[in-house]
RNA sequence: AGGUAGAGGAGCAGAAAAAAUUAGUAUUUUUAGAAUUUACUUGAAUCCAAAAUUCAUUCUAAAAAGAAAGGGUUUUCUGCCGAAGCAGGUUUUUCGGAUUCAAAAAUUCUGCUGGGGCUGUAUAGAAUAUAUACAGAACUGUCAUAGUUAUUAUUACUAUGUUGUGCUAUCU
Numbered sequence: 001a002g003g004u005a006g007a008g009g010a011g012c013a014g015a016a017a018a019a020a021u022u023a024g025u026a027u028u029u030u031u032a033g034a035a036u037u038u039a040c041u042u043g044a045a046u047c048c049a050a051a052a053u054u055c056a057u058u059c060u061a062a063a064a065a066g067a068a069a070g071g072g073u074u075u076u077c078u079g080c081c082g083a084a085g086c087a088g089g090u091u092u093u094u095c096g097g098a099u100u101c102a103a104a105a106a107u108u109c110u111g112c113u114g115g116g117g118c119u120g121u122a123u124a125g126a127a128u129a130u131a132u133a134c135a136g137a138a139c140u141g142u143c144a145u146a147g148u149u150a151u152u153a154u155u156a157c158u159a160u161g162u163u164g165u166g167c168u169a170u171c172u
Stems, first nucleotide, its partner, number of pairs: 001172006009081001011080008027065010039053001041050001043101006084113006091106004114140002118136007141163001143161006
């Protein structure tokens, strides 16, 4: 230098199922009233094309019916220990077409973060759930230094410091 196998614990991620929340919300129908003049199609804007519907569209009140996606919890299973997450960039795809912007998915590159929890702030979110980022005070794992204890000097404890491209074991 390269390979293999491991460890940290409220450890990481994925899949499936169930219940909850979203919510009596969006939406549909009926009735009554008000406003506008054509309205509607794509995530938004501008332009083009195509077909169909239509006096419609929007708002308010009452009655009846009444969701979904994302996110989270629990259980089971699977893969693992840069597991994974975040930020920025490249390429491709998504919708009738073109341009611009946005969002989502996949791929790859660079950088940061050892790990989980608590508190505060900010952003996202329906949410006081939760996620991410920053900060704070602790805990914990690895390594190093110093001290103490036991002991055929391994172990355990205390203090300080660092942190994963690291550490331990082993092979070439």
Lysine riboswitch aptamer from uncultured Halanaerobium sp., 172 nucleotides, folded computationally.
Lineage of the source: Bacteria > Bacillota > Clostridia > Halanaerobiales > Halanaerobium.
Its mean pLDDT, the model's own confidence on a scale to 100, is 75.